Background
This is a predicted complex of two RNAs, RNase P RNA and transfer RNA, with 480 nucleotides together. Model confidence (mean pLDDT): 79 of 100.

RNA sequence: CAGGUCGGCCGGGCGAUCGCGGCGCUGCGAAAGCGGCGCCGAGGAAAGUCCGCACUCCAUAGAGCGCAGUGCCGGGUAACGCCCGGGGCGGGGAAACCUGCCGGAUCGGGCCACAGAAACAAACCGCCGGCCGCAGUUAAGCGGCCGGUAAGGGUGAAAAGGUGGGGUAAAAGCCCACCGGCGCUCGCAGCAAUGCGAGCGGCCAGGCAACCCCCACUGGGAGCAAGGCCAAGCAGGGGCGCAGCCCGCUUUGCGGGCGGGAGGCUGCUCGUCUCCCCUCCUCUUGAAGGAGGGAGCCCCGGGUAGGCUGCUUGAGCCGUGCCGGGAGGCGCGGCCUAGAUAGAUGGUCGCCCAGGCGGAUUUUUCCGCUGGACAGAAUGCGGCUUAUAGGUCGGCCUGAGGA
RNA sequence: GGGCGCGUAGCUCAGCUGGUUAGAGCGCACGGUUCACAUCCGUGAGGUCGAGGGUUCGAGUCCCCCCGCGCCCACCA
Numbered sequence: 001c002a003g004g005u006c007g008g009c010c011g012g013g014c015g016a017u018c019g020c021g022g023c024g025c026u027g028c029g030a031a032a033g034c035g036g037c038g039c040c041g042a043g044g045a046a047a048g049u050c051c052g053c054a055c056u057c058c059a060u061a062g063a064g065c066g067c068a069g070u071g072c073c074g075g076g077u078a079a080c081g082c083c084c085g086g087g088g089c090g091g092g093g094a095a096a097c098c099u100g101c102c103g104g105a106u107c108g109g110g111c112c113a114c115a116g117a118a119a120c121a122a123a124c125c126g127c128c129g130g131c132c133g134c135a136g137u138u139a140a141g142c143g144g145c146c147g148g149u150a151a152g153g154g155u156g157a158a159a160a161g162g163u164g165g166g167g168u169a170a171a172a173g174c175c176c177a178c179c180g181g182c183g184c185u186c187g188c189a190g191c192a193a194u195g196c197g198a199g200c201g202g203c204c205a206g207g208c209a210a211c212c213c214c215c216a217c218u219g220g221g222a223g224c225a226a227g228g229c230c231a232a233g234c235a236g237g238g239g240c241g242c243a244g245c246c247c248g249c250u251u252u253g254c255g256g257g258c259g260g261g262a263g264g265c266u267g268c269u270c271g272u273c274u275c276c277c278c279u280c281c282u283c284u285u286g287a288a289g290g291a292g293g294g295a296g297c298c299c300c301g302g303g304u305a306g307g308c309u310g311c312u313u314g315a316g317c318c319g320u321g322c323c324g325g326g327a328g329g330c331g332c333g334g335c336c337u338a339g340a341u342a343g344a345u346g347g348u349c350g351c352c353c354a355g356g357c358g359g360a361u362u363u364u365u366c367c368g369c370u371g372g373a374c375a376g377a378a379u380g381c382g383g384c385u386u387a388u389a390g391g392u393c394g395g396c397c398u399g400a401g402g403a
Numbered sequence: 404g405g406g407c408g409c410g411u412a413g414c415u416c417a418g419c420u421g422g423u424u425a426g427a428g429c430g431c432a433c434g435g436u437u438c439a440c441a442u443c444c445g446u447g448a449g450g451u452c453g454a455g456g457g458u459u460c461g462a463g464u465c466c467c468c469c470c471g472c473g474c475c476c477a478c479c480a
Base pairs, nucleotide, nucleotide: 001399002398003397004396005395006394007393008392009391010390012352013351014350015349016348017347018346020041021040022039023038024037025036026035027034028033043374047385048384050383051382052381053380054379055223056222057221058220062270063269064268065267067219068218069217070216071215072086073085074084075083076082087102088101089100090099091098092097103214104213108212109211110208111207112206124153125152126149127148128147129146130145131144132143133142134141161179162178163177164176165175166174180204181203182201183200184199185198186197187196188195189194227309228308229307230306236300237299238298239297240296242294244258245257246256247255248254249253260276261275262274263273264272265271277293278292279291280290281289282288302479303478304477316335317334318333319332320331321330322329323328353372355370356369357368358367359366360365404476405475406474407473408472409471410470413429414428415427416426422460431447432446433445434444435443453469455467456466457465
C1' cells in the first nucleotide's frame, strides 16, 4: 500500500432572519391581555412493544395444585430470556475470524407419512440344516413345510458399532486384537461445566422433548388512559344476597366462640382479610315472610371530552483516580440537559465539511451542477430486535514492496 | 400511550395429534342444453398458505422476528 476481518465513535457544522413549546426576570394595564430580555428544547434507534425493572392501585402479595417462562458452567447486574469470560459437539474459511446447537430419550406415554418384511428388539429375498415330494449320472437341482441366521441384497431421512481374525452347518460381540461410543471406580488439573490419564464391564436397544412429560429455577394481577385532587353537567332503571345466637367484662360499648352471607387475594382448593346497617308490618314464633331506606357487587342507560398532580434529579450526564482479564464495581470533582396534550424542536438565505456527476488537466488542481440516510419523545430506566446514505478511528490476518 | 386478536384461490371460510399432490361454496373460462338469455349439467384454470429465519426426514400447522389490518380502554353520577 492492497484485500479481508472484528470492534468503537460520529451521523452535518457556523452565522443571519422569521416562527413554535417550556421556565425565569421584567415593562404597560384595574383586569383580560399586549410586549421585552435571558436560558433550555429529540434519537442511536425516540420504533416494534419482544423481555426485565422502578413506580402506582388492587390486601401486607399467603400455601398447594394448575398455568406460563427459562435451561452447559462461572461471574456481572436492581433484574432479565441481557452482557462478559469459559466448556463441549458440529459447519464455513488459507488465516484473522464467523456461525449453529446445549438439562433428561434406562420414569412413563405418544409419533416416525410414503416406501419397506420390519421404525424397535425385525426374517422379504438370500445363506444354512432337517423332513417330504419330483428329477435320477446328459445329474448333483427344483418345489413345499419346519427351524437357524442380522454376514450380503433391497427400502428409507433413519435398519440394531467398524476393520481384521478365530469360530460355525451357515452366521452373529458368539469369542479375540485394535479403533469408536456408553456406564462404573480411581488419580491429577479446574470454583464449576469439563479435560487428561489408569482400570473394570461386551454394556453397544435408533430419532423427536421449538409433542406431552420428568428434573431444577423463576413468576400474584393490572397498567401513567396506573393512581390522587378539583370543577362542570345529566336521569335514572334493573338483578343478586344483607343472620344471627351464646359467653365474659371496665356495660350507649368492647372482646371472644359457634354458624351463615357478600366481596376479595384475577383459574381451582385450602387458608386468610374486610363488611354484614336502620325503620315498620304479619303469624305458622323461625337463622321465618313482606314493605321502605341504606351501603356493596354486576348489567343497561345518561352526562363530560375541562384543569392541577403523577412529570421528570435519575440504576442521570461529563471528566478523572483505583480495583478487575472482561462485563462491571468503588471513590472524587463538576453539571442540571424537553416535558408538549392533538401534541412544540421548523422554514428561508449565505459560507464551510464530506459525497456524487460533468468539463478542463499527465498528475496536483480549478470551475459548474447536485445533494446529506433511517426516523422522530408522550411516566422513567436496563436490554434485545428491526431500519439506517455516508464518514472516521483502532486491533488482527494474508499478500507485495522498501529500509 | 397501553392491552388483545386476525392474515389460506378474485370473495367468504375449512384444514384434526406436523405426513404424501392444501380443500369447499360463490365467482371466472370453456363445452353442452335453448331460437336466445337465465337456470341446470359437465370439464378446467386460478394458491410462494402475509414476508424471512429456525426445529424436524418433512411446516399452512411448532418456535423466533418483521409487515399489514381490525377491536377494546378515560372521567362523573